[in-house]
Molecule: FMN riboswitch aptamer (RFN element)
RNA sequence: CAAUUGUUUCAAGGGGUGGUGAAAUUCCACACCGGCGGUCAAAGUCCGCAAACGCACAGCGCGGGGCAAGCCCUGACGUGCGCCGAAUCGGUGAAAUUCCGAUACCGACGGUAAAAGUCCGGACGAAAGAAGCACGCU
Numbered sequence: 001c002a003a004u005u006g007u008u009u010c011a012a013g014g015g016g017u018g019g020u021g022a023a024a025u026u027c028c029a030c031a032c033c034g035g036c037g038g039u040c041a042a043a044g045u046c047c048g049c050a051a052a053c054g055c056a057c058a059g060c061g062c063g064g065g066g067c068a069a070g071c072c073c074u075g076a077c078g079u080g081c082g083c084c085g086a087a088u089c090g091g092u093g094a095a096a097u098u099c100c101g102a103u104a105c106c107g108a109c110g111g112u113a114a115a116a117g118u119c120c121g122g123a124c125g126a127a128a129g130a131a132g133c134a135c136g137c138u
Stems, first nucleotide, its partner, number of pairs: 005134006016030004031118002033107002035049004044105002053082005062075005087103005109121003
């Protein structure tokens, strides 16, 4: 210096004004926001990843239920698979779908007096991952 293992902490932003209406932060006009790793150079739109959701599987352990017993059913967790949006043109440069300029586009599920990226909810959750500490093969 540091593999590995353990552990701790952190880990998402945004609806303002006007209009219509019985009713909309959901529609219309303008507005606002952009997780994590990667990359010849900085990315919501490139390549991947995460949450949510669906299906399958299953050993030990855990919660609930059944049973005389053995054991069985079920749930969460887990593992695997699936699903998972959107960009072009010009410029600079050795190099950029990443920078600069212009014009576009996208955004899970459930709820709602009316359709939601921005409100409420699962979620004081989970997690890609980031950092710290301990251990410390070699």